[in-house]
RNA sequence: GAUUAAACCAACACAAAUAUCUAUAUAACGUCGUAAUAAGGUCGACAGUUUCUACCCACUACCGUAAAUAGUGGACUAUAGGUGAUUGAAAGUUAAUA
Numbered sequence: 001g002a003u004u005a006a007a008c009c010a011a012c013a014c015a016a017a018u019a020u021c022u023a024u025a026u027a028a029c030g031u032c033g034u035a036a037u038a039a040g041g042u043c044g045a046c047a048g049u050u051u052c053u054a055c056c057c058a059c060u061a062c063c064g065u066a067a068a069u070a071g072u073g074g075a076c077u078a079u080a081g082g083u084g085a086u087u088g089a090a091a092g093u094u095a096a097u098a
Stems, first nucleotide, its partner, number of pairs: 002097003006094003014088003019083007026054001030046004040063002048055001056074006
């Protein structure tokens, strides 16, 4: 230094799957067309990301019948990094063998 139907196995390193946190992307958003009208505020397409997917929900306000909405809160997905515990034919130790 190597091997093993073996034993032990606290910490560290590695891997796996899982949970969670952070950052980036995207503003859960924009443009165009279209629809409704206080029992309403819709629907379709496109765009947006060195990016797959998603592009909605709830509440509140506002608009006195007109053509236009606004505010607040709440995700998923992609990539990268961190943390915790668990597991491993991984790590370490012992024993045996050649």
Background
The prediction has a mean pLDDT of 75. A computed fold for a 98-nucleotide RNA from Lactobacillus kefiranofaciens, annotated as Purine riboswitch aptamer. The source organism's lineage runs through Bacteria, Bacillati, Bacilli, Lactobacillaceae and Lactobacillus. Rfam family: Purine riboswitch aptamer. Rfam links the family to the GO term purine nucleobase biosynthetic process. About the family: Riboswitches are metabolite binding domains within certain messenger RNAs that serve as precision sensors for their corresponding targets.